A computed fold for a 331-nucleotide part of an RNA from an Anaerolineae bacterium, annotated as large-subunit ribosomal RNA, domain IV.

Context: one part of a larger RNA
RNA sequence: CUCUGGUUAAGGAACUCGGCAAACUGCCCCCGUAACUUCGGAAGAAGGGGGGCCUCUGUAGGGUGAUGGACCUCGCGUCCGGAGCCCGAAGAGGCCGCAGAGACCAGGGCCAAGCGACUGUUUACUAAAAACACAGGAGCGUGCGAAGUCGCAAGACGAUGUAUACGCUCUGACGCCUGCCCGGUGCCGGAAGGUUACGUGGAAGGGUUAGCCGCAAGGCGAAGCUCUGAAACUAAGCCCCGGUAAACGGCGGCCGUAACUAUAACGGUCCUAAGGUAGGAUGCGUCCCAACGUGCUGGGGCGCCUGCCCCUCAUCGCAGCGAUGCGGUGA
Numbered sequence: 001c002u003c004u005g006g007u008u009a010a011g012g013a014a015c016u017c018g019g020c021a022a023a024c025u026g027c028c029c030c031c032g033u034a035a036c037u038u039c040g041g042a043a044g045a046a047g048g049g050g051g052g053c054c055u056c057u058g059u060a061g062g063g064u065g066a067u068g069g070a071c072c073u074c075g076c077g078u079c080c081g082g083a084g085c086c087c088g089a090a091g092a093g094g095c096c097g098c099a100g101a102g103a104c105c106a107g108g109g110c111c112a113a114g115c116g117a118c119u120g121u122u123u124a125c126u127a128a129a130a131a132c133a134c135a136g137g138a139g140c141g142u143g144c145g146a147a148g149u150c151g152c153a154a155g156a157c158g159a160u161g162u163a164u165a166c167g168c169u170c171u172g173a174c175g176c177c178u179g180c181c182c183g184g185u186g187c188c189g190g191a192a193g194g195u196u197a198c199g200u201g202g203a204a205g206g207g208u209u210a211g212c213c214g215c216a217a218g219g220c221g222a223a224g225c226u227c228u229g230a231a232a233c234u235a236a237g238c239c240c241c242g243g244u245a246a247a248c249g250g251c252g253g254c255c256g257u258a259a260c261u262a263u264a265a266c267g268g269u270c271c272u273a274a275g276g277u278a279g280g281a282u283g284c285g286u287c288c289c290a291a292c293g294u295g296c297u298g299g300g301g302c303g304c305c306u307g308c309c310c311c312u313c314a315u316c317g318c319a320g321c322g323a324u325g326c327g328g329u330g331a
Stems, first nucleotide, its partner, number of pairs: 027051005036041001038173001052095005061087004068080004096100001120132002136171007148157003179251003184248002186244005193239003199233002204228005211220003252270005
């Protein structure tokens, strides 16, 4: 010097992004305990007091209850009786130390606000959260060989379930609520008309050449084969017509107006599918107003709670004790 610990005068966060870290607190018993609240909580709220040892004294009291005895309806019966064992205050007096939960172990607390209702879940190795989940709410799909999912298929899950079920999506306890817009996009329904593929169809055209014409060059050219191929017919879809926002989403501007001024319930006008409703959040400095709430002080009243004494306290659990049975160890 570094790390890990211990103690620290007076001050007590002046440290720092931030009380990070550390410290305070800590156990048992008793007293006492606010706002708020879904009446369960909040709460170990907060805040206080006690704790050792000796004597009375293992006392008061309590639990269990043997040997034994009485009765007997005879039983796993009733009663008397209290040995032993166990639990065990409170009070009085006294003793010692700095200190009595004497060491170890062993909550710091309160107020206000935001978010998430809650217990839970998560980035195995930088994030535990306001993220995820959740009970509850809602929409959509699905009538059973269900929808949906995996698979080429067979087949399987869904489910040995059946709409109080299952799948998907959104929201996220509870309380109070959830307004307007269907023009765009999506989805659902519709089927008259427009458009539209394959296909059907075959008008028409091209190639080839028996033949015909021509002196020749060449021209025309049936059938067959072959290459194209118009009109017309033809589905869903799209256009179109409706519905749907707890589907994706969206939710205006300007001008004027009341007998002071100011403001505009009111009017006009433009645009839009409709112009943001209820409610909430954010919000610099300062003054005023009233109501309500709260604090301090005086007076009056009501209610509740708690302690002490007496009686009662089924059932269940735990501990202790005990009959009996079993096991272990020892003599």
The organism belongs to Anaerolineae, within Bacteria.